[in-house]
Context: one part of a larger RNA
RNA sequence: CGUUUGAAAUUUGAGGAGGUCUGUCCCUAGUACGAGAGGACUGGGAUGGGGGAAUCCCUGGUGUGUCGGUUGUUCCACGAAAGUGGGCACUGCCGAGUAGCUAGAUUCCCAUCGGAUAACCGCUGAAAGCAUCUAAGUGGGAAACCGUCUCCAAGAUAAGAUUUCGAUGAGCGAAAGCUCGAAAGACCCCUGGAAGACUACCAGGUUGAUAGGAGGGCAGUGGAAGCGCAGUAAUGUGUUAAGCUUACCCUUACUAAUGGUCGAUG
Numbered sequence: 001c002g003u004u005u006g007a008a009a010u011u012u013g014a015g016g017a018g019g020u021c022u023g024u025c026c027c028u029a030g031u032a033c034g035a036g037a038g039g040a041c042u043g044g045g046a047u048g049g050g051g052g053a054a055u056c057c058c059u060g061g062u063g064u065g066u067c068g069g070u071u072g073u074u075c076c077a078c079g080a081a082a083g084u085g086g087g088c089a090c091u092g093c094c095g096a097g098u099a100g101c102u103a104g105a106u107u108c109c110c111a112u113c114g115g116a117u118a119a120c121c122g123c124u125g126a127a128a129g130c131a132u133c134u135a136a137g138u139g140g141g142a143a144a145c146c147g148u149c150u151c152c153a154a155g156a157u158a159a160g161a162u163u164u165c166g167a168u169g170a171g172c173g174a175a176a177g178c179u180c181g182a183a184a185g186a187c188c189c190c191u192g193g194a195a196g197a198c199u200a201c202c203a204g205g206u207u208g209a210u211a212g213g214a215g216g217g218c219a220g221u222g223g224a225a226g227c228g229c230a231g232u233a234a235u236g237u238g239u240u241a242a243g244c245u246u247a248c249c250c251u252u253a254c255u256a257a258u259g260g261u262c263g264a265u266g
Stems, first nucleotide, its partner, number of pairs: 001155001005166007015152004021049007033038001050110006059103004066096005071089004076085003113147003120140004169180004185262004189205005210256003213252005219245003226239005
């Protein structure tokens, strides 16, 4: 831009893409078969491999603005000092670890059925009094083919369908039409996101829980500082499961979501 009124939502599926893989064990059955040794077809069941998808409850990993321990240093801050905090040393090193992400973790799928067939096996059956699966007619038959399963999909220009929302204004013109206002709705912009390279998508924009902050919780770490007591001291102990706490959950307008534009028939 088109789909010939403008929108929002839900869809059909022409067509396209993908997948459709495989082992072992058990029963049938030590049966059929075979002198024996050995040892099935068929049908049923179980469990793996490989591939894929989803998820983070479990098991783990990571978790560089979480907690704790600890070494050196001092351009820094506080302090009279001792020291404390910050910085640097691979995150300084070490022990743990929430959310998120993640696999070797967990769950599920790769199934079944149908159609038309290949080789092949048939039925009836003439040409050709017989025979013959074929010439007319008709049945079966494979991981291959077409569907069944998953995804995309109406620019499928033959441009599909359904539902809902929006209208009958003003001015000019002889008319076609033009301009203005402006609906549903949309966008810019802003607050953000388990969405994301950008874009897009999604949640919100005061009639508001979108982000931050605050309060509470979960969870993590593991017993803060100060003070008291014991000890010459290192240190231990009580106050005290203390203090601190990122991404998680709930609540709460305290802060920030200002402000603008486009947009149809008539």
This is a predicted structure of a 266-nucleotide part of an RNA (large-subunit ribosomal RNA, domain VI) from a bacterium.